[in-house]
RNA sequence: GCGCGGGAGAGCGUGGCGGCCGUUGCCGCCACCGCCGAAGGAGCAACCACCCCGGAAUCUCUCAGGUCCCAGGACCGCGC
Numbered sequence: 001g002c003g004c005g006g007g008a009g010a011g012c013g014u015g016g017c018g019g020c021c022g023u024u025g026c027c028g029c030c031a032c033c034g035c036c037g038a039a040g041g042a043g044c045a046a047c048c049a050c051c052c053c054g055g056a057a058u059c060u061c062u063c064a065g066g067u068c069c070c071a072g073g074a075c076c077g078c079g080c
Base pairs, nucleotide, nucleotide: 001080002079003078004077005076006075011033013032014031015030016029017028018027019026020025034067035066036065040063041061042060043059047055048054
């Protein structure tokens, strides 16, 4: 790295547009605000290393991402 399995958190929010529809209603998209932290990214640092260049998180920040399911998913197990 590949395959399989496991894998959390956070809105039943508001507004607009479109579609379905006889209608109360349902679905999708966009925006706003709120929220989450386990793709990625960034920061500090225990620690490690030290000739030089340094390496560093599940902590912190939320730029990105996420906020029904699906998908994604750090990390863990097995196999190659």